This is a predicted structure of an 85-nucleotide RNA (c-di-GMP-I-GGC riboswitch aptamer) from a Clostridiaceae bacterium. The coordinates come from a structure-prediction model, not an experiment, and the mean pLDDT is 90. It was read from a public genome assembly, where an Rfam model found it. The source organism's lineage runs through Bacteria, Bacillati, Clostridia, Eubacteriales and Clostridiaceae.
RNA sequence: UAUGCUAAGGGCAAACCUGCCGAAAGACAGGGACGCAAAGCCGCGGGUCUAAAACCUUACGGUCAUGAUAGCCGGGCUGCCAUAG
Numbered sequence: 001u002a003u004g005c006u007a008a009g010g011g012c013a014a015a016c017c018u019g020c021c022g023a024a025a026g027a028c029a030g031g032g033a034c035g036c037a038a039a040g041c042c043g044c045g046g047g048u049c050u051a052a053a054a055c056c057u058u059a060c061g062g063u064c065a066u067g068a069u070a071g072c073c074g075g076g077c078u079g080c081c082a083u084a085g
Stems, first nucleotide, its partner, number of pairs: 001084004011036002016031004021026001034071001040077003044074003047069003054063003
């Protein structure tokens, strides 16, 4: 540096349930394992979700990220073990 077929020691933890925060999407903690070789970290580009505030509307409703998602994709940074060079 490349790869993740094999082994060992391990790691993380979807859905769902409970608590809690939030306007919501969703986050966090505990339980729980569908999966994951970066499912470790960073919202930088795209996508997706939400729409409190703001704007439009007589109203219904609509637009919009400053919110969320790293377990949607790309990018950046870092890293265990094994194998090969």